[in-house]
């Protein structure tokens, strides 16, 4: 340096749910809490998922409401780039 994770130390994250904040909403963020993870670090200028305040469209006579489309909001615990611990060949 590459590959791998059987086995060992040292740690490390934290899913669902419940509380509380914060958003329009997806979500996010603190306690509790462990389903899980060898990158469950990072990165939303690839791919791909979620949401629709907002905007355009359509239908109804309007008022307005539904409906469809829309990321500028979001997901790294979906695949992807990237940087690394600790063993092992």
């Nucleotide at each position: 340096u590459u590959u791998c994770g059987a086995u060992a130390a040292a740690g490390g994250c934290a899913a669902a749910a419940c509380u509380g904040a914060u958003g329009a909403a997806a979500g996010u963020c603190a306690g509790u809490g462990a389903c899980g993870c060898a990158a469950a670090g990072c990165u939303a200028a690839g791919g791909g998922g979620c949401u629709a305040c907002u905007a355009u469209g359509u239908a109804c006579a309007a008022c307005g409401u539904a409906c469809a489309u829309u990321a500028u909001g979001c997901c790294a615990g979906c695949c992807a780039g990237u940087u690394a611990c600790c063993g092992a060949a």